[in-house]
Context: one part of a larger RNA
RNA sequence: UGACGGGGGCCCGCACAAGCGGUGGAGCACGUGGUUUAAUUCGAUGAUACGCGAGGAACCUUACCCGGGCUUGAAAUGCAUCCGACCGGCGCCGAGAAGCGCCUUCCCUUCGGGGCGGAUGUGUAGGUGCUGCAUGGUUGUCGUCAGCUCGUGCCGUGAGGUGUCGGCUUAAGUGCCAUAACGAGCGCAACCCUCAUCACUAGUUACUAACAGGUUGAGCUGAGGACUCUAGCGAGACUGCCAUCGUAAGAUGCGAGGAAGGUGGGGAUGACGUCAAAUCAGCACGGCCCUUACGUCCGGGGCGACACACGUGUUACAAUGGGUGGUACAAAGGGCAGCUACACGGCGACAUGAUGCCAAUCUCCAAAACCACUCUCAGUUCGGAUCGGAGUCUGCAACUCGACUCCGUGAAGCUGGAUUCGCUAGUAAUCGCGCAUUAGCCACGGCGCGGUGAAUACGUUCCCGGGCCU
Repeated sequence: UGACGGGGGCCCGCACAAGCGGUGGAGCACGUGGUUUAAUUCGAUGAUACGCGAGGAACCUUACCCGGGCUUGAAAUGCAUCCGACCGGCGCCGAGAAGCGCCUUCCCUUCGGGGCGGAUGUGUAGGUGCUGCAUGGUUGUCGUCAGCUCGUGCCGUGAGGUGUCGGCUUAAGUGCCAUAACGAGCGCAACCCUCAUCACUAGUUACUAACAGGUUGAGCUGAGGACUCUAGCGAGACUGCCAUCGUAAGAUGCGAGGAAGGUGGGGAUGACGUCAAAUCAGCACGGCCCUUACGUCCGGGGCGACACACGUGUUACAAUGGGUGGUACAAAGGGCAGCUACACGGCGACAUGAUGCCAAUCUCCAAAACCACUCUCAGUUCGGAUCGGAGUCUGCAACUCGACUCCGUGAAGCUGGAUUCGCUAGUAAUCGCGCAUUAGCCACGGCGCGGUGAAUACGUUCCCGGGCCU
């Protein structure tokens, strides 16, 4: 000077408390450990690994295993020599890669050559091989915590201190006052995006108040520029005003005005640094290692195994519910190898035809929770695992190993021990919808969107983490 203390003081955070819903028990899904295996590729391991890299493992991917091939090699480049092809098509053989055979067959030219492609040879390539404890870049975390420093001056022999301490205040090293300090920088805040109000501009593909036409119905049509909306530009909120307290900064007020009130809600934004934290398998890169193999091509298998253990989810155990029927109201996104209206076939997944749309125009699109009737407390009309049969679709191909549909089957499970997690408002809980990745999909995941919509916070003694002073 720091760090630490079951030392002290002050303060904060869903940290506790007050509440609501979960986890831990069951089935299933996914990830991990372990075990097994020819292989179950590799990495991530307290918080900060475990629905993580992976925003798509049937082949491919793929890095692993078995087998069959190649060795200037799958791809790149220099040089030398040779050739005029290469590609493509067909046939045979083979699991395929490949091999063999047949057919077809270069361009420019100043005739020196050049371009392109192939073969051979040679420099070299190639490596998801090792080292994240050699590294760059990027990232997690403490933590969106309020801190971390510097110049000059002053103090100290010096390490260093001061400033940055003290009082008050703030979400904040945010400010005010005081002050051997005076200033400054990186952080905080603001500037950025979005939501909430209004005005202006614009009016199609959006809208429809007035007028006219029109329909079973409908902005359907003329028309309109009011409204909604769209998307551009502005206004608006600053403790600005009032009252009380205070030296000030500021605090309090079911005060005013206002759509919004004290940072208005949300996002982006992550200081100096910590963990030799993570990543050599995104990429780059030093060193080491392999070079007829640790490279590369192909077929098949594996990554999907299964006495078990853990984590994260999902579906339930029912009546605030299940079933059946009718019917209302979103937002945000996607669409040409695409989304598909509509008609028709099928119980259905879907199929056939057909139409519109490169989309505020057409379409995905049905929103679901909501409402009515029924069931009447049962392992049930709860629950849907598992299994049998029959199918649909994608794709060269669904055996290992896809999703979905229909019929049948109908397991565990009657609210879960110790424990533990999330959440303070349009939040939790609950209800559906969309997108990326994909041919398809193991998505119950991830990322978004809206609908319905709570309870509680006395307080800071205690648990955890953090900040300042001592």